[in-house]
Context: one part of a larger RNA
RNA sequence: GCCAACGAGUUAAUGCAUGCUGCGAGGCUAAGGACUUGAAAGUCCGGAGCCGCAGGGAAACCGAGUGUGAAUAGCGCGCAAAAUCUUUUAUUAGAUUGAAGUAGUACGCAUUAGACCCGAAGCCGGGUGAGCUUGCCAUGUGCAGGUUGAAGUUUAUCGAAAGAUAGAUGAAGGACCGAACGCUAGAGACGUGCAAUACUCUGCGAUGACAUGUGGUACGGAGUGAUAAGCUCAUCGAACUCGGUAAUAGCUGGUUCUCUCCGAAAUAUGUUUAGGCAUAGCGUCGUAUGUUCCCACGAGGGGUAGAGCACUGGAAGAUCUCGACAGGUCGAAAGAUCGCGAGACCUAUCAAACUCCGAAUACUCGUGGUUAAAAGUACGGCAGUAAGUCCGUGGGGGCUAAGCUCCAUUGGACAAAAGGGAAACAGCCCGAAUCUCAAUUUAAGGUCCCAAAAUUCAUGCUAAGUACAAGGGAGGUGGUGGAUCUUCUCUGACGGUGAGGAUGUUGGCUUAGAAGCAGCCAUCAUUUAAAGAAAGCGUAACAGCUCACUCACUUAGAGGGUCUGCGCCGCAGAUGAUCGGGGUUAAAGCAUGAUACCGAAACUGAGGAUUGCAGAUUUCUUCGGAAAUUUGCACUGGUAGGAGAGUAUUCUACUCUGCGAUGAAGGCAAAGGGGUGACCCAUGCUGGAGCGUGUAGAAGCAAGAAUGUUGGC
Numbered sequence: 001g002c003c004a005a006c007g008a009g010u011u012a013a014u015g016c017a018u019g020c021u022g023c024g025a026g027g028c029u030a031a032g033g034a035c036u037u038g039a040a041a042g043u044c045c046g047g048a049g050c051c052g053c054a055g056g057g058a059a060a061c062c063g064a065g066u067g068u069g070a071a072u073a074g075c076g077c078g079c080a081a082a083a084u085c086u087u088u089u090a091u092u093a094g095a096u097u098g099a100a101g102u103a104g105u106a107c108g109c110a111u112u113a114g115a116c117c118c119g120a121a122g123c124c125g126g127g128u129g130a131g132c133u134u135g136c137c138a139u140g141u142g143c144a145g146g147u148u149g150a151a152g153u154u155u156a157u158c159g160a161a162a163g164a165u166a167g168a169u170g171a172a173g174g175a176c177c178g179a180a181c182g183c184u185a186g187a188g189a190c191g192u193g194c195a196a197u198a199c200u201c202u203g204c205g206a207u208g209a210c211a212u213g214u215g216g217u218a219c220g221g222a223g224u225g226a227u228a229a230g231c232u233c234a235u236c237g238a239a240c241u242c243g244g245u246a247a248u249a250g251c252u253g254g255u256u257c258u259c260u261c262c263g264a265a266a267u268a269u270g271u272u273u274a275g276g277c278a279u280a281g282c283g284u285c286g287u288a289u290g291u292u293c294c295c296a297c298g299a300g301g302g303g304u305a306g307a308g309c310a311c312u313g314g315a316a317g318a319u320c321u322c323g324a325c326a327g328g329u330c331g332a333a334a335g336a337u338c339g340c341g342a343g344a345c346c347u348a349u350c351a352a353a354c355u356c357c358g359a360a361u362a363c364u365c366g367u368g369g370u371u372a373a374a375a376g377u378a379c380g381g382c383a384g385u386a387a388g389u390c391c392g393u394g395g396g397g398g399c400u401a402a403g404c405u406c407c408a409u410u411g412g413a414c415a416a417a418a419g420g421g422a423a424a425c426a427g428c429c430c431g432a433a434u435c436u437c438a439a440u441u442u443a444a445g446g447u448c449c450c451a452a453a454a455u456u457c458a459u460g461c462u463a464a465g466u467a468c469a470a471g472g473g474a475g476g477u478g479g480u481g482g483a484u485c486u487u488c489u490c491u492g493a494c495g496g497u498g499a500g501g502a503u504g505u506u507g508g509c510u511u512a513g514a515a516g517c518a519g520c521c522a523u524c525a526u527u528u529a530a531a532g533a534a535a536g537c538g539u540a541a542c543a544g545c546u547c548a549c550u551c552a553c554u555u556a557g558a559g560g561g562u563c564u565g566c567g568c569c570g571c572a573g574a575u576g577a578u579c580g581g582g583g584u585u586a587a588a589g590c591a592u593g594a595u596a597c598c599g600a601a602a603c604u605g606a607g608g609a610u611u612g613c614a615g616a617u618u619u620c621u622u623c624g625g626a627a628a629u630u631u632g633c634a635c636u637g638g639u640a641g642g643a644g645a646g647u648a649u650u651c652u653a654c655u656c657u658g659c660g661a662u663g664a665a666g667g668c669a670a671a672g673g674g675g676u677g678a679c680c681c682a683u684g685c686u687g688g689a690g691c692g693u694g695u696a697g698a699a700g701c702a703a704g705a706a707u708g709u710u711g712g713c
Base pairs, nucleotide, nucleotide: 001713002712003711004710005709006708011113012112013111014110015109016108018106019105020104021103022102023101026051027050028049032045033044034043035042055062056061065077066076067075068074082097083096084095085094086093116254117253119251123244124243125242126241127240128239134218135217136216137215138214139213140212141211142210143208145177146176147175148173152169153168154167155166156165157164158163181205182204183203185202186201187200188199220236222232223231224230257646258645259644260643261642262641267280268279269278270277271276281385282384283382284381285380286379287378288377289376291373292375294369295368296367297366298365299364300363306357307355308354312351313350314349316347317346319344320343321342322341323340327338328337329336330335388414389413390412391411392409393408394407395406396405397404419430420429421428434608435607436606437605439604441602445598446597447596448582449581450580454595456594457593458592459591460590461589467584468583475569476568477567479566480565481564482563483562484561485560486559487558488557495554496553497552498551499550500549502526503525504524507521508520509519532547535546536545537544609636611634612633613632614631615630616629617628618627619626620625647702649699650698651697652696653695654694656692658691659690666686667685668684669683672681673680674679
């Protein structure tokens, strides 16, 4: 890991609600007793007591009233009934329903109990442990070999002596080196090991606070400890074992068959509260009400969006006025000027905590209307939810950052929603799946191939593979298209070619020189088709080459703005690139328009089922209604959750006076039949002795998950 078996809302008491049953202004017995019986059960007594028939008050107490109170007031809490039929002059009289409760039972939920199941770390009590290890006691044992050579003693020499020096002797030491023995500092190797701490190498101690055998002794809030909270039998910041014990767990995990109807929440308030609860909100079921829901119209109040500057404030410019206005500059001073502060007015403005104004929505009320919807509201039973997320819109925080965060939203989606589209893609776009159908029409989105459908039509644009992808800065661009304004132009434009571009004059001054062209001043006149006392290059200065300007030839368009479409540059990223890919250029790109087609679980068509409502028929009826059949309309996604109806297993009672060796149960067999389904029936083989139908009842009643338990592989 797989398979099989086992494995989780039970039981009791009490309470509340609902259904059913009995009795009913009453209902019920409890303990206990008697009878009966093989046992379990059952029957009969037993009215003690409980609930109800009356309430009010703290109570005394009073009572259809009572409490408060001085009150006969007021107020609080209570009382009062109703319908149908018959009858009577008459709510007169009578009857029924009922005003109604109570006991049992079933189901749901709550409370108390282990209380759906498994799960702590722990706490307390009684015991068992020092054969491991720590300390201690008693009694034994062990330490190859080598080295050093203390004290003391002695001899010699010296000394008066104390003593000193030297030699010898001697043998000390938590002395030295190093086996046994003990230890374990470093490394390796091992790390499903040889081993739940071992192995190898290098190390440390090795006559000592040494090592070790045997026996004894001290223990659980206690021991022992050269202290590491170490050790106390692989267990130690409180051992092990049994018990209290099913400790507790606002936490995690798990919780077993089917179908049908409806279907949430992730918010508010409070909380030693924030991943838990309580109440409300939202769901469901029942009862009541009967359109109250919703929509339209009408009437309201408002101070948001916007706008504005009339107030409160902010901020810019101009002008003017005032100020015992700091300071700078000028001046001998008066003063002037630059400036400073305040105010007035003009121009143009800004504001969540400004408003002279002021919507759309929303909200409240009224009137009217469609609609019968699983609508609204009230009361009651049962919940779940109170971690939300994204998108759009209005805002706060942040950087008008975030797949960020916090609010609002009678917006949407997901959650709890599948299907089609967006390459893939909870929250985007389209659109809500009752079932079947080789059916139909469409939505979003698409139609060259992958890949269903146009290589469709019309007119343009783009040359960048721009693009086919949501988006891309300031700035640059004689890339190219469109629109429009304007200037020149056959009396010849723009451009090209040919020719001229002169004279007074080298203007004057300056200067070494200055001749159109270093600089300063002036910038006239003449001849002309035209030609500046010169717009550039050039020379030391001249010279020289162009230009402006003019003529001729050629020839029909040429120049300049503004707006705009599509492009280009700007443009740089981290594992290999790409529009999903291939690929695409009068397009398979972009823009505008047109017509076809494809395309979903949407719509439609055909057939069937469920639920609800309405109608009809039949049967039953306690006369309230219920069931069945049928017709029409609508409905049928679904987590938590509510409600309903079934299937299956074991057992009990009755039943079929059922089945069974002519073969029960069980097993095997994808294939026959029935049921929406759980599941049921048949058939064949196997098997070899019990088993089923129907109606009730009772549960150790359904397995895929719990690091589930046990067994097997």
Notes: Predicted 3D model of a 713-nucleotide part of an RNA (large-subunit ribosomal RNA, domain II) from a Minisyncoccota bacterium. Model confidence (mean pLDDT): 81 of 100.